This is a predicted structure of a 473-nucleotide part of an RNA (small-subunit ribosomal RNA, 5' domain) from an uncultured Rhodobacteraceae bacterium. It matches the Rfam family "Bacterial small subunit ribosomal RNA". The prediction has a mean pLDDT of 87.
Context: one part of a larger RNA
């Protein structure tokens, strides 16, 4: 000198754009953050123009694996980059073929009943795109090439939406490998599923992934193992560059969801707002038993030098469901707070010498603040008041917002501070103090004439900021 997710002190007019718990992955009151479908199904209640409609709980389908948060763990095929073969992929696109015949239940509802509650139990009985048989099989799977196996679902406003099998695509993901990826040797040996093989199991898939047997291997001073630290990258910052430091915001990937473990469902999870078990903590209880998980958005306590509103809207973009109308969406778009940063603008312009008054200095002549002020003539950016009023979205729909912007009015009117002045380093005098009080980044100032302390006048620098502290180059 540059930079900052900064903090502190003094000060503070406006706007645009951005940013805002770096600390306790500490604990959380309250509200909201994932629902939707009656064009799958029966039932109940209400309304009815008797056509139907609305609402409710339930069965069923799709979605809750996305979106949002955080960085605890992880030195690893986790990430980056470049390759690979033994895989899966709901919804979407294209092609082929099919959509036949039957059956048994169950929730809701009703009756009885247990419990404080959470939540249940028994009986009767009902529907489906829920469940189960049978048939069929171009293509599909297995095969010892003889053969064997396997599907479906209907709805309605009659135009469509669907269902099953299969082929290909697209997209997304799983897996493997080369290279790269912090420090310590005051860590030198580490390893028994360990290294390899065979048979078997398992997986969507390869594989000690698992298992039985066999062999004795495998890694390591080109640093194994152990310990410490750490999410990685595109990037950011500094710099002429090389290099160093860093990984907030935005984007990609990974991991995590009170702590530890586990699987279920599903195309996809070993699942933040799902389930089960254990633990700690909190809450309710009729003491028998139950409920919970903000590292979602706000917000609270605590910690801290320190970091915001318990806001508006689905209008736009996007997502889920739905034929659609639409519903949901703290994603998102906006608004609020904060000089936290960057950028822009303003706090007036011209004229004005009896160089006014006043302050300060003085060699007492004067010098300086100083055209500065006053006065005169103008202007109105920003602000304030009033009127008009968008684009964003159009067939219709605007939270923002009567916002941006435009027009008129108003009156110089409402708007300047901070640090420094011994050298480095731009900027000097007087008074006070007297090695005191104090200053200080380094050198160093202060013990009676201090340009270095404190005040004043003057000056220098930056400017809605200025200075200090911290960190990096």
């Nucleotide at each position: 000198g540059a930079a900052c997710g900064a903090a502190c002190g003094c000060u503070g007019g406006c706007g645009g754009c951005a940013g805002g718990c770096c600390u306790a992955a500490c604990a959380c009151a309250u509200g909201c953050a994932a629902g939707u479908c009656g064009a799958g199904c029966g039932c109940c209640a209400c309304c009815u123009u008797c056509g139907g409609g609305u609402g409710g709980a339930g069965c069923g389908g799709c979605g809750g694996a996305c979106g949002g948060g955080u960085u605890a763990g992880u030195a690893a095929c986790g990430c980056g980059u470049g390759g690979g073969a033994a895989c899966a992929u709901a919804c979407c696109c294209a092609g082929a073929u099919c959509u036949a015949a039957g059956g048994a239940a169950u929730a809701g509802c009703c009756a009885c009943u247990g419990g404080a509650a959470a939540c249940g139990g028994u009986g009767a009985g009902u529907a489906a795109u829920a469940c189960c048989u049978u048939a069929u099989a171009c293509g599909c799977c297995c095969u010892u090439c003889g053969g064997g196996g396997g599907a479906a679902a209907g709805a309605u406003u009659u135009a469509u939406c669907g269902g099953a099998u299969u082929u290909g695509g697209a997209u997304u993901g799983g897996c493997c490998c080369g290279c790269g990826u912090u420090a310590g040797a005051u860590u030198a040996g580490a390893u028994a599923g360990u290294u390899g093989g065979u048979g078997g199991g398992g997986u969507a898939a390869c594989g000690g992934c698992c298992u039985a047997c066999c062999a004795a291997g495998u890694c390591u001073a080109c640093g194994a193992u152990c310990u410490a630290u750490a999410g990685c990258u595109g990037g950011u910052u500094u710099u002429a560059g090389a290099g160093g430091a860093u990984g907030a915001u935005c984007a990609g990937c990974a991991a995590c969801a009170c702590u530890g473990g586990g699987a279920c469902u599903g195309a996809g999870a070993c699942a933040c707002g799902g389930c089960c078990c254990a633990g700690a903590c909190u809450c309710c209880u009729a003491c028998g038993g139950g409920a919970g998980g903000c590292a979602g958005c706000a917000g609270u306590g605590g910690g801290g030098a320190a970091u915001c509103u318990u806001g508006g809207a689905c209008a736009a973009u996007g997502g889920g469901c739905g034929c659609a109308a639409g519903c949901c969406u703290g994603a998102u778009c906006c608004a609020g707070c904060c000089a936290u940063g960057c950028c822009g603008c303003g706090u007036g312009a011209g004229u004005g010498a009896u160089g006014a008054a006043g302050g300060c200095c003085c060699u007492a002549g004067g010098g300086u603040c100083g055209u500065a002020a006053a006065g005169c003539u103008c202007u109105u950016u920003c602000g304030c008041c009033a009127g008009a009023g968008a684009u964003g979205a159009u067939a219709a729909u605007g939270a923002c917002a009567g916002u941006a912007u435009c027009u008129g009015g108003u009156a110089a009117a409402g708007a300047a501070a901070c640090c420094c002045c011994g050298g480095c380093u731009a900027a000097c005098u007087c008074c006070g103090u007297g090695c005191c009080a104090g200053c200080a980044g380094c050198c160093g100032c202060g013990g009676u004439a201090a340009u270095a302390c404190g005040g004043a006048g003057g000056g220098g620098g930056u400017u809605a900021g200025c200075g200090u502290u911290g960190u990096u180059c």